[in-house]
Context: one part of a larger RNA
RNA sequence: CUGGGCACAAAGAGCACGUAGGCGGUGGCGUAUGUCGGUGGUGAAAGCCCCCGGCUCUCACCGGGGAAUUGCCUCCGAAACUGCGCCGCUAGAGUGUGGGAGGGGAGAAUGGAAUUCCUGGUGGAGCGGUGUAAUGCGUCGAUAUCAGGAGGAACGCCGGUGGCGAAAGCGAUUCUCUGGCCCACUACUGACGCUGAGGUGCGAAAGCUAGGGGAGCGAACGGGAUUAGAUACCCCGGUAGUCCUAGCCGUAAACGAUGGGCACUGGGUAGAGGAGAUUCCGAUGUCUUCUCUGCCGUAGCUAAUGUGUUAAGUGCCCCGCCUGGGGAGUAUGGUCGCAAGGCUAAAACUC
Numbered sequence: 001c002u003g004g005g006c007a008c009a010a011a012g013a014g015c016a017c018g019u020a021g022g023c024g025g026u027g028g029c030g031u032a033u034g035u036c037g038g039u040g041g042u043g044a045a046a047g048c049c050c051c052c053g054g055c056u057c058u059c060a061c062c063g064g065g066g067a068a069u070u071g072c073c074u075c076c077g078a079a080a081c082u083g084c085g086c087c088g089c090u091a092g093a094g095u096g097u098g099g100g101a102g103g104g105g106a107g108a109a110u111g112g113a114a115u116u117c118c119u120g121g122u123g124g125a126g127c128g129g130u131g132u133a134a135u136g137c138g139u140c141g142a143u144a145u146c147a148g149g150a151g152g153a154a155c156g157c158c159g160g161u162g163g164c165g166a167a168a169g170c171g172a173u174u175c176u177c178u179g180g181c182c183c184a185c186u187a188c189u190g191a192c193g194c195u196g197a198g199g200u201g202c203g204a205a206a207g208c209u210a211g212g213g214g215a216g217c218g219a220a221c222g223g224g225a226u227u228a229g230a231u232a233c234c235c236c237g238g239u240a241g242u243c244c245u246a247g248c249c250g251u252a253a254a255c256g257a258u259g260g261g262c263a264c265u266g267g268g269u270a271g272a273g274g275a276g277a278u279u280c281c282g283a284u285g286u287c288u289u290c291u292c293u294g295c296c297g298u299a300g301c302u303a304a305u306g307u308g309u310u311a312a313g314u315g316c317c318c319c320g321c322c323u324g325g326g327g328a329g330u331a332u333g334g335u336c337g338c339a340a341g342g343c344u345a346a347a348a349c350u351c
Base pairs, nucleotide, nucleotide: 003323004322005321006320007305012319014202015201016200017199021195022194023193025089026088027087028086029085030084031083034081035078036077037076038075040073041072042071049066050065051064052063053062054061092192093189094188095187096185097184098183099182100181104178105177106176107175108174109173110172111155116150117149118148119147120146121145122144126137127136163170164169207248208247209246210245211244212243216242217241221237222236223235224234259318260317261316262315263314264313267296268295269294270293271292272291273290274289275288276287277286278285300307301306324351325350326349333344334343335342336341
């Protein structure tokens, strides 16, 4: 390189947008880039292969002819497919109109429960904690209880293999701004599409910088226990941090360990959001249909487990990635970062 692969064996980039590129619906006309047929030229000789011949009749060697040289060029032709040009179409894609659901995002305001702290009242000896205890708190009045106040963080029930979002993720209430999605109508545009190397943006937690904030929790740390020891598990404290603003970091079992798109291929059952039909109407029920979320399973696939219209089935298009274990996601170089470190990424050696 080819081949074969990527749920769990090595292997899907954390996710998206998008540049180049690759690929691309349907009808007609033209062209002739690829494609196909033919002509001529060229593709040195020798060699390989086939036929005939010459030697000493059979290792060899030599001569003649053919074939091959799968290529390139010229010209003539074909027009299905591909490309290109032009004119159309509406099934892809998008727009419009009318509806719908939603913890989608951002900002602001507000609320109640609880913990802690402070002030005051009642009260008077314990409280707390554990397997048992102790450290700890408490007559300077704790715990308990009542009233008032302060402050921070998180939003119980509803709540649901329920909803939304590309992923990360999103859950009190109200308002403002704002993105996407679904359904119905089929009015408009007329292939405007899919993917996407580089690139750009988003990206949990922890961590970093500056300034705030700090109730609870709580790395580090101190103490009490346990233990042979106990740098732990348990207990009492407790700093960073957790929260906010601005800026970095760019990782994860970032998981469905399953890239995206389109088409096709038996069913059953449950849930969510629409639309329609049925009964004179309504409720309700039933049926049909579109979208989404689960479970069970046919064929098929799979090494098996399993998967199975939400495919890991059958096909097409595009991207990413893998190629025995260790060394090693390391060294070195480059690049990004304030740093921590990230990205890219070997070899010797060894089994």